Two RNAs folded together computationally: RNase P RNA and transfer RNA, 436 nucleotides in total.
Rfam match: Bacterial RNase P class A. The family's RNA type in Rfam is ribozyme. Gene Ontology terms of the family: tRNA processing, ribonuclease P activity and dimeric ribonuclease P complex.
The prediction has a mean pLDDT of 77.
RNA sequence: CAAGUAGACCGGGUGACCGCCCCGAUGAAAAUCGGGGAGGAAAGUCCGAGCUCCGCCGGGCAGGAAGCUGGGUAACACCCAGGAGGGGCGACCCUACGGCAUAGUGCCACAGAAACAUACCACCUCGAUUUUAUCGGGGCAAGGGUGAAAUGGCGAGGUAAGAGCUCACCGGCGCGCCGGGUGACCGGCCGGCCGGGCAAACCCCUUCCGGAGCAAGACCAAAUAGAGGGACACAGGACGCCCGGCCCGUCCCCGGGUUGGUCGCUUGAACCCGGUGGCAACACCGGGGCCAGAUAGAUGGUCACCGUCCUUCACUUUUGUGGAGGAUACAGAACUCGGCUUACAGGUUUACUUGACUC
RNA sequence: GUGAGUGUAGCCGAGAGGUUUAAGGCGCCAGGUUGUGGCCCUGGAGAGCGAGGGUUCGAAUCCCUCCACUCACCCCA
Numbered sequence: 001c002a003a004g005u006a007g008a009c010c011g012g013g014u015g016a017c018c019g020c021c022c023c024g025a026u027g028a029a030a031a032u033c034g035g036g037g038a039g040g041a042a043a044g045u046c047c048g049a050g051c052u053c054c055g056c057c058g059g060g061c062a063g064g065a066a067g068c069u070g071g072g073u074a075a076c077a078c079c080c081a082g083g084a085g086g087g088g089c090g091a092c093c094c095u096a097c098g099g100c101a102u103a104g105u106g107c108c109a110c111a112g113a114a115a116c117a118u119a120c121c122a123c124c125u126c127g128a129u130u131u132u133a134u135c136g137g138g139g140c141a142a143g144g145g146u147g148a149a150a151u152g153g154c155g156a157g158g159u160a161a162g163a164g165c166u167c168a169c170c171g172g173c174g175c176g177c178c179g180g181g182u183g184a185c186c187g188g189c190c191g192g193c194c195g196g197g198c199a200a201a202c203c204c205c206u207u208c209c210g211g212a213g214c215a216a217g218a219c220c221a222a223a224u225a226g227a228g229g230g231a232c233a234c235a236g237g238a239c240g241c242c243c244g245g246c247c248c249g250u251c252c253c254c255g256g257g258u259u260g261g262u263c264g265c266u267u268g269a270a271c272c273c274g275g276u277g278g279c280a281a282c283a284c285c286g287g288g289g290c291c292a293g294a295u296a297g298a299u300g301g302u303c304a305c306c307g308u309c310c311u312u313c314a315c316u317u318u319u320g321u322g323g324a325g326g327a328u329a330c331a332g333a334a335c336u337c338g339g340c341u342u343a344c345a346g347g348u349u350u351a352c353u354u355g356a357c358u359c
Numbered sequence: 360g361u362g363a364g365u366g367u368a369g370c371c372g373a374g375a376g377g378u379u380u381a382a383g384g385c386g387c388c389a390g391g392u393u394g395u396g397g398c399c400c401u402g403g404a405g406a407g408c409g410a411g412g413g414u415u416c417g418a419a420u421c422c423c424u425c426c427a428c429u430c431a432c433c434c435c436a
Base pairs, nucleotide, nucleotide: 001355002354003353004352005351006350007349008348009347010346012306013305014304015303016302017301018300020037021036022035023034024033025032026031039330043341044340046339047338048337049336050335051213052212053211054210055246056245057244058243059242060241061240063209064208065207066206067205068082069081070080071079072078083097084095085094086093087092098204099203104202105201106198107197108196120144121143123139124138125137126136127135128134129133152170153169155167156166157165171194172193173192175191176189177188178187179186180185217263218262219261220260226254228253229252230251231250232249236248237247255435256434257433271288272287273286274285275284276283277282307328308327309326310325311324312323313322314321315320360432361431362430363429364428365427366426369385370384371383377416387403388402389401390400391399409425410424411423412422413421
């Protein structure tokens, strides 16, 4: 210098004018003054919680979720560290990674003899006919052929022909023993066994899960019409079903009324700085400040100057300087947190890898 | 804002791992019939299943992530 890998961060600035929302002070009010006013994703609403309500308790069946190990956490499908498998020259990255699909069921179209238990051609052998050859019986599964997939690979022995039939090596598998590790697992030894795939098919195993959601819910005020219809004690009582016990007027349809206010509402498993422990995620301790809260929904608009990047022209040996033009993203709180996922113009920075050149 | 559901020719819709070119109806196009038009008859075109990725030999169908659209939320109670 080029190409790349992993992380962290920024994502416009200043001024003037005109505006918007909230809080505090003053004021009878109008208003004035002071303070605060979007994000890394506020998004998708995909997970996990807090909070609130559904009458309480117990049991069962469905249903759903997670699924290598050990930690972290309020919890998680998140994070950290590790194991195994796979990819990359490498830094490093990826994994829906339980049941070796030896509990069971199911599926494997077409082709092919056969897709789970089988033989079309070929090979060997026996018999018949009349030699070639044909027909029939038997053996075998190495070769051909089919397919996405055909019974582990290769060599030697063996045989009528063959075959893990036997043996050596390699590969895979599980049982046993020894050693290491908390564990997933790793290393070694002895003997043993080698017949597919699919669990993002049903299923089995382990662990966990009640439902609804701030339009939850509470209070105040206003209006209206409910003596409208139906279901019910063998019923109903908050979103799967059933059973048992206690308690209780509850559910559906039709009709009518309103479109108000207050709380919930922002102090929080939060943020910033420092220290200690831990490989890390994270935890603990000390200090500091309070930093949006609307209800048709504020956080904006115009102008000027300056940034940043791109294109082009001119000058300059180069670094660069100047002119003109263009771009400046994704997106926007609505009860609140922890994550994940997705979108994002342009830029900064740290560590590392590979290659080239120079000293 | 919260929750639920649906995406397959221009429209409505079947298919729910496999033989294939993804049914069928309306609509469209051409021909026939008719003096002409409609009805009717015959033939044809028009999708790759909302988008992307994965599992599998094989995906419209199973799984994941996005996108678009639709519906429901008070009081008398």